C1' cells in the first nucleotide's frame, strides 16, 4: 500500500435494535464515626461521548472523511 479493531470522567471499563436527564468501580471533596488517623458509612463535584461533516423528528449508538493506540498482510 492494504485490511481489521481502538477512542465515553483524572484512571479502569458498561452503554441494549437510535428514544426520557449518559452509568459502574477506584481516586477526589465534604460530612457521620473516632481522642486521632486509617477504615466503614452517608452524600458532592466531575464527561457537549476523539476531530468534522451527513441521515433521522431523535445519534454515545448509523453512514463518510479525518487524527490517535494496536493486530494482520504485502
Nucleotide at each position: 500500500g492494504g485490511g481489521c479493531u481502538u477512542a465515553u470522567a483524572g484512571c479502569u471499563c458498561a452503554g441494549u435494535a437510535g428514544g426520557u436527564u449518559a452509568g459502574a468501580g477506584c481516586a477526589a471533596c465534604u460530612g457521620a464515626c473516632u481522642c486521632a488517623u486509617a477504615a466503614u458509612c452517608a452524600g458532592u463535584a466531575g464527561g457537549u461521548c476523539c476531530u468534522u461533516g451527513g441521515u433521522u423528528c431523535g445519534a454515545g449508538u448509523c453512514c463518510a472523511a479525518g487524527u490517535u493506540g494496536g493486530c494482520c498482510c504485502a
The RNA shown here (transfer RNA) has 74 nucleotides and comes from a Bacteroidales bacterium. NCBI's taxonomy places the organism under Bacteria, Pseudomonadati, Bacteroidota, Bacteroidia, Bacteroidales. Rfam family: tRNA. The coordinates come from a structure-prediction model, not an experiment, and the mean pLDDT is 82.